Small-subunit ribosomal RNA from an uncultured bacterium, 1518 nucleotides, folded computationally. Rfam family: Bacterial small subunit ribosomal RNA. Gene Ontology terms of the family: ribosome and structural constituent of ribosome.

RNA sequence: AGAGUUUGAUCCUGGCUCAGAACGAACGCUGGCGGCGUGCCUAACACAUGCAAGUCGUACGAGAAACCCGGCUUCGGCCGGGGAGUAAAGUGGCGAACGGGUGAGUAACACGUGGGUAACCUAUCCUCGGGUUCGGAAUAACCUCGCGAAAGCGGGGCUAAUACCGGAUAACAUUUCGAGGUCCUUGGAACUCAGAAUCAAAGGUGGCCUAGGCUUGCAAGCUACCACCUGGGGAGGGGCCCGCGUCUGAUUAGCUAGUUGGUAGGGUAACGGCCUACCAAGGCGACGAUCAGUAGCCGGCCUGAGAGGGUGACCGGCCACACUGGAACUGAGACACGGUCCAGACUCCUACGGGAGGCAGCAGUGAGGAAUAUUGCGCAAUGGGCGAAAGCCUGACGCAGCAACGCCGCGUGGGUGAUGAAGGCCUUCGGGUCGUAAAACCCUGUCGAGUGGGAAGAAAGCGGGGGACCUAAUACGUCCAUCCGCCUGACUGUACCACCAGAGGAAGCCCCGGCUAACUCCGUGCCAGCAGCCGCGGUAAUACGGAGGGGGCCAGCGUUGUUCGGAAUUAUUGGGCGUAAAGGGCGCGUAGGCGGCCGCGUAAGUCGGCUGUGAAAUCCCCUGGCUCAACCAGGGAAUGGCGACCGAAACUGCACGGCUUGAGGCCGGGAGAGGAGAGUGGAAUUCCCAGUGUAGCGGUGAAAUGCGUAGAUAUUGGGAGGAACACCGGUGGCGAAGGCGGCUCUCUGGACCGGUUCUGACGCUGAGGCGCGAAAGCUAGGGGAGCAAACAGGAUUAGAUACCCUGGUAGUCCUAGCUGUAAACGAUGGGCACUUGGUGUUGCGGGUAUCGACCCCUGCAGUGCCGAAGCUAACGCAUUAAGUGCCCCGCCUGGGGAGUACGGUCCCAAGGCUGAAACUCAAAGGAAUUGACGGGGGCCCGCACAAGCAGUGGAGCAUGUGGUUCAAUUCGACGCAACGCGAAGAACCUUACCUGGGUUUGAACUGCAGGCGACCGCCCCAGAGAUGGGGCUUCCCUUCGGGGCGCCUGAAGAGGUGCUGCAUGGCUGUCGUCAGCUCGUGUCGUGAGAUGUUGGGUUAAGUCCCGCAACGAGCGCAACCCCUGCCCUUAGUUACCAGCGGUUCGGCCGGGGACUCUAAGGGGACUGCCCCGGAAAACGGGGAGGAAGGUGGGGAUGACGUCAAGUCCUCAUGGCCUUUAUGCCCAGGGCUACACACGUGCUACAAUGGGCGGCACAAAGGGCUGCGAUACCGCGAGGUGGAGCUAAUCCCAAAAAACCGCCCUCAGUUCGGAUUGCAGUCUGCAACUCGACUGCAUGAAGGUGGAAUUGCUAGUAAUCGCGGAUCAGCACGCCGCGGUGAAUACGUUCCCGGGCCUUGUACACACCGCCCGUCACAUCACGGAAGUCGGUUGCACCUGAAGCCGCUGAGCCAACCCGCAAGGGAGGCAGGUGUCCACGGUGUGAUCGGUGACUGGGGUGAAGUCGUAACAAGGUAA
Repeated sequence: AGAGUUUGAUCCUGGCUCAGAACGAACGCUGGCGGCGUGCCUAACACAUGCAAGUCGUACGAGAAACCCGGCUUCGGCCGGGGAGUAAAGUGGCGAACGGGUGAGUAACACGUGGGUAACCUAUCCUCGGGUUCGGAAUAACCUCGCGAAAGCGGGGCUAAUACCGGAUAACAUUUCGAGGUCCUUGGAACUCAGAAUCAAAGGUGGCCUAGGCUUGCAAGCUACCACCUGGGGAGGGGCCCGCGUCUGAUUAGCUAGUUGGUAGGGUAACGGCCUACCAAGGCGACGAUCAGUAGCCGGCCUGAGAGGGUGACCGGCCACACUGGAACUGAGACACGGUCCAGACUCCUACGGGAGGCAGCAGUGAGGAAUAUUGCGCAAUGGGCGAAAGCCUGACGCAGCAACGCCGCGUGGGUGAUGAAGGCCUUCGGGUCGUAAAACCCUGUCGAGUGGGAAGAAAGCGGGGGACCUAAUACGUCCAUCCGCCUGACUGUACCACCAGAGGAAGCCCCGGCUAACUCCGUGCCAGCAGCCGCGGUAAUACGGAGGGGGCCAGCGUUGUUCGGAAUUAUUGGGCGUAAAGGGCGCGUAGGCGGCCGCGUAAGUCGGCUGUGAAAUCCCCUGGCUCAACCAGGGAAUGGCGACCGAAACUGCACGGCUUGAGGCCGGGAGAGGAGAGUGGAAUUCCCAGUGUAGCGGUGAAAUGCGUAGAUAUUGGGAGGAACACCGGUGGCGAAGGCGGCUCUCUGGACCGGUUCUGACGCUGAGGCGCGAAAGCUAGGGGAGCAAACAGGAUUAGAUACCCUGGUAGUCCUAGCUGUAAACGAUGGGCACUUGGUGUUGCGGGUAUCGACCCCUGCAGUGCCGAAGCUAACGCAUUAAGUGCCCCGCCUGGGGAGUACGGUCCCAAGGCUGAAACUCAAAGGAAUUGACGGGGGCCCGCACAAGCAGUGGAGCAUGUGGUUCAAUUCGACGCAACGCGAAGAACCUUACCUGGGUUUGAACUGCAGGCGACCGCCCCAGAGAUGGGGCUUCCCUUCGGGGCGCCUGAAGAGGUGCUGCAUGGCUGUCGUCAGCUCGUGUCGUGAGAUGUUGGGUUAAGUCCCGCAACGAGCGCAACCCCUGCCCUUAGUUACCAGCGGUUCGGCCGGGGACUCUAAGGGGACUGCCCCGGAAAACGGGGAGGAAGGUGGGGAUGACGUCAAGUCCUCAUGGCCUUUAUGCCCAGGGCUACACACGUGCUACAAUGGGCGGCACAAAGGGCUGCGAUACCGCGAGGUGGAGCUAAUCCCAAAAAACCGCCCUCAGUUCGGAUUGCAGUCUGCAACUCGACUGCAUGAAGGUGGAAUUGCUAGUAAUCGCGGAUCAGCACGCCGCGGUGAAUACGUUCCCGGGCCUUGUACACACCGCCCGUCACAUCACGGAAGUCGGUUGCACCUGAAGCCGCUGAGCCAACCCGCAAGGGAGGCAGGUGUCCACGGUGUGAUCGGUGACUGGGGUGAAGUCGUAACAAGGUAA
C1' cells in the first nucleotide's frame, strides 16, 4: 500500500466482497506448565441458606446461666464463693449518608470544561481565642398485671446518665440602628467605634496531696488526657447559578397558565415563580421550541496516517437507582440498598383474627440465554467504623478455587545418522517423494513427577530503657530517623534452591481454483456437496469427499457475531450534479450568507507574550523491580480545550467621515411575433340556396364501408359560420420561463445604443413565502367550420379491442375560475471577474470615403458556426465554458421494490407536493472500441436473379436414407457442407450384427521359468464345421555345459470394429479461388484499439496508380508447375508415307526423316506497337500484326480463421470398461426385410422418334493366375480352340450418335419396357434366402409431370458412345475419354451468397440474438381492512392512603411561670379538619404497536400459457 467482481475487450461511474486490527465474547476440534489480568453483555427476573455495620463499661442504670468449690438439706433442693461485673439486653454517644452493587430511569446544568456564589452549608480533623456555673423533672432496662397463635402491644410501679429541661453569665457570634474611611459593585462586602436585643455547656479516666476539709487516704482541689460549650481561621466535602460542549426523527411546527415578568409575603443553609396572593401579558421556537424514539455522562478504550468513526466491560471521577409508586422523619449530611410510614404486585407464616419479607452487597439457587466462576480462607497486609487503648467489626480488601476468556513466558528435546530401510503416496515404471525424517549411536536435563531445604511480604503494637515536652512533680500523659525484649502470615511448606531418575508424561487446528502462501491420486458424476466475493460439481474436479504431499499458525486453531479500517462509499482535511445518481419549470423577494475605493477610531473575531486550569490512572519517553516478558513502580513529557492579564492593529467585524468605478436615476435615439384590450381583412375548408351537367365519386398496397339517378363528384354565382393567418420567414427578432406570427388603434413591461447631468455601495444570491407557468384535464356559460381521444363501421390478420380507410362525440375556440404538471431540455441555477483566435448574422453608434447608398475600419449589446490553451471517463465544451477563481441557492450517494405505501398538506375531481421500509439482486449504469446483425444506406462481385437450354418434383425400376419390422436387420454420416456418402463391388469370406456349437496364455506379438520332443504334412473315423480321435512319416547346431525350433504348464501380459471425435494427433468437409488475414517500427489514443488496410481511380484480385503519419514486411492474389492451342530444334521404332522403286496390294517391302504423330528441349504474348479516353498515372476502349490479345482455355495450388463440423469403424493415441469374455474359432442366418416417406439416378412417355439393313470417323485406357485374334459350334448369353502379345508392334475393339436406304404415321402404338412364366449361359466349394447375362413368352405404369426446385455462359449445356479402378462373378454408381454440338445474358430493381465503406444497436452463445406484460403454480415480505387486543399519553371530572404544612385542639401532659394548695398560664400531644398529593376510577381524545376473514400490488422461482411492446427505420421511429 491494495485486490476480486458489470464487458468480447476498454476507460469511467458505482455498489458488493476480501486481506488488517480489536473483543467482558460464544460455538467446533484439540489441550503440557507457569505468571499477570478478566469472567451474567440476556430477566433492574424471582430468590432458599449463611455472611456483608457496628462499636464504646474511660457516658449510664441494671445484671445472669452452664460449670467448679464450700456449706446446709426434710434429698425435692437451698445458701455462699468463683465463673463475672462476663454474656445477652437496655438508656446514651459516634458510625450507620462511607465503603460495596447496579444502569432501570434520565436528552437534563445529568455529565464534561471553564467560571460565579457580594445568595450558601459543612459532623469528625487541624489551628487560634474564650468558656465549662446553678438547678430540676422524667424514662427504658428491671418488677408486676393483662392481650395476642405469632409479630408484638398496652396498663401500673422503681431508677441512672455525656439522655431531657429551666435559670445564670457571655462575646470579636446573630439581628438591628447610627458614624467613619477602605474595597468593590446586583442600592453590596469585609473592617473600626458606640448603643440595644438574643443564644451555651457534661462530664469521664489516670495521677498527686502543695494550703485548707475529714473516717490518713480519699473527696473538694490541683494536674494530665479525652470529652463538652461558644466564636475566628484552615483543610477537605457539598448545595445553588452561569458561558460553552453533548444522539436521531420536520412523515413532530408551533409550544406555554405558575406560563413570562413585577409587587408583597411564605419557605430554604441559600438565590429563585421554589410556593401563595395581586397586577401586567408576556416567554420559547426554523441558530429547530414542543413532541416522539434511543441513551447513564466523562477520564478513557478500540480503530484510523490524521481528521474522524465506534464505544463507555474491567480501573478512576460524577450522576441516578435500591421490589414498584408516593411520602416525610432523624441527622452536620438522606428523602436513606441491608431505616420508618402508606399504597400496589409478588413470596412466605398463620390458630384466618393477623403478620413477615425485599441479594442491582459476597457466595449460592432457579429462570432466561449462545454464554459468564466457590454457598472457600483470612483480617497477616492496605483501607474504613467505634474506642483513651488493648481491641472488636469489616464478603471493602488480601489471598486461594473454577474457566486457554485474554495477554505474556516456557516446554514437548539436541547432535550425528544414506542400504536414502520398511511402509504410504505418485509414476513417463526409469524413478520421485514423505526424508535425516525414522531406526541406530552419542548427548542434554527446562517443565512435570519424587526427595530434601526454604524465604520476602512485619511494620506497627505491647513491655522496658533513653531523650524532649507538659506539670509543683522524678506521677500520669504525649512525642521520637533511638536501643532492648515480646507478640502477629490467610496465602503456605507457596515462591525460590538443591538432589534423583530418565527422552522418558506433553501437538493440534485451519487451509492449498483466483483474491491468497500451498498439488497430485482416487471416489463421486448439476448427485452428494462446497461457497467470503467471483463461482465450483452434468465421467479425467488442484474448488465436493478421502488419501499422500504441501502452506499457515501453534497450546492453540478455525467459525460466528460486533466495531473501526480499507471506503475519497457523506468527501472539514477530501467527492460530485451536459450524457453515469444529481440544477429547483421560471421570476419577484423575506430571513440569512457574501460584499467596491480612501481615511480615522475601536479591539469582538484574529495574532503574540505571560499565567491559571486541564485529577489520578492510561498513551508516549527515560529509568528501575519481578531470571525475561506480560505486569508493576519512579521521574519526565504530553494534554489541540477553557479562563485571566498585557500587547499588536494588517485583515474581517463595529462606529464615523469621504469617494465614484458597482448599482440606480435623468436626457436623446432607434429595433422588436414582448403583454392586454378593441376593431378589421383576404385566401381556403365545410354547410346552405340557385344554375350548368350525368353516373359515378371517394378511398387504398389492393379494396370495402361511405356518398350519389330523391342528381352526387365536377363547375358557376350568391350566402352563412367558425378557426387559423400562405408568401415575407431567416440556426431572424422579443420575452424570466411557459411562450409570441394577417392588419389597425389604445394602454403597457423590458432590453439596447449615445450623452456623462444627478444619487453615493443604495449591491449579489436567496431557505421559507408570493406570483407566473405548454398540453391535457375540471366547473359554469357561450361557440363549434376544420381536425379529432372515446365510439361505430370497412379492411388487414392466425387474431387485430391497432397501424390503413369511411364516419364521429368530448375536446380543440371565447369568457370567468380551478389544476400546477412535462424530454417545463442547452437534459448545463444565478451573479461578478479573468483567459489566444477566425467567420456569419441582428440592433445602435463612431471613423473614413462619397452628392448619396453600398463596400471598408472600429465600439457596445445580442444570436450562430469552427476552433487555441485548458478541462473532460470519453463524447465533447471552449469569451454565450463543461476553462481559471470568488459568492449564494438547489440537488445526488448501487439496482429493483418506488416516485409506491403510510402520514401530512394542497385540490371540485383527476391528481399534485413531501416521501419511506421489509424483501431482493452482483450488479444496474455512462462513454468509447472491435465484431456481428438490420424488413439502414452507398459501392461492387458470383449461373445470385434476369435472358436462355436441358432437367428434378408425376411413372416404372435402380440406389441411399428415414420409419417400421426383426433373433439380427452391425456401425457411422443429419440444412447448405448426411442421404449412388464411408462401400473403387455384403451369395460364403468380407462382417463388425443375430442364433447355435466350441475355446481360455488364447488366431497373431514380446521376453521369463519348469517339463516334453519334434513341428509340418498326408490318410482314415465322428461331427454342420470348428474340433476331437487314430495311423503313417519325422529334427538342426554345439566349445557338449547348452542353444535354436515346436508342444504343454505357470506367472507377466495379449486381445477388443467395446465407450468417449466434447480428452487428442493425423486427415477431411465448409465458408471459398472469396480477397482477404496479419506483423515490425513509428504515430495517435488514459485504454480497448486506431493508423498502415481508409480516401480518389482501377482490377478477376489488398491488382496496380495517385494521395495520405506512416514506412516496410509476412501469409494469401498473381507468377513460377502440369495439360492443351501455333511454330522451331533434336530423335525416327512398333508410329508416318510426300517424292522414287517393288508389291500378294495391306506402309506390305526397299527406302525416306519431308508431313502426321510420338516426347524431350526451345520460341511465342509483354498492353510490346498505333489511336482515343484518363490525372503526362494505373488502367480502359478501339485497331494493326498474330495460331493465340489483354489472366488464351483447363488443372494442380485453399491465407488468418469459423462450424467443440466429420472420423476412436483406415491409422495413431490419453482415460475408462471387459478378460472361461465385450477376446478367439466355426456353421447357418442377417446387413438384400416392407404399409410408407424423402434424396440421388436410370429408362421412358415417342416421329429431331422407333425398328431393320448398309456404311463411316475417335480419344483415352487395360492386358501373363491376363487380354485373347483368325477359325468352328450355338438364335443368343456363350462354348471349343488357341495364333499373337509382358504391348505406339498383339488383343480387348464394335465406337455410338451421325450419314444412306426401307418400314412404322400418332396409336398406350413396331412408343415404353416394368412385372411374371419357361428355357438357358457364365463365374464360383456354393447363385434358395441373394448374382449378372441370354432366348422365347408376358407386356404394367407412363401421353412431358402441382406447389416447389437443380445444372449450365462455349467446344460449355444438351446428346452419343468408349475405357478404367474395385472385382471369381456382379454398376443405371464412381473416375476418365473423345464424337456431334447449341441458345441466351437488356441489365443489377428484386431472391440467395459474398467483399469494402458507412450508420444504428439494449446483440457478443453475437437476430436461430435480446426482451416486455397479463395469466397459471409455488413461496416470501409489505400495504389496506369490519374489527379486536395491548403500550404510552393529553384534557375534564371523581376518589383520595401515608405524610409535611395550615387551622382547630372541649380529651391528655413531669420540668418553666403565678400560686401554700387546689388550680391557672405558657408550651405541647392525641384527635378532628383543610390545601397538596401516590395508587385507583369515569368520560373523551391523541399516538404507537400486535392480530384480522378478505383484499391490493410487489419480489423471487431450469424447462408452463398467450401474444411481440422495446432494442437495427425492431418492421406504425421511440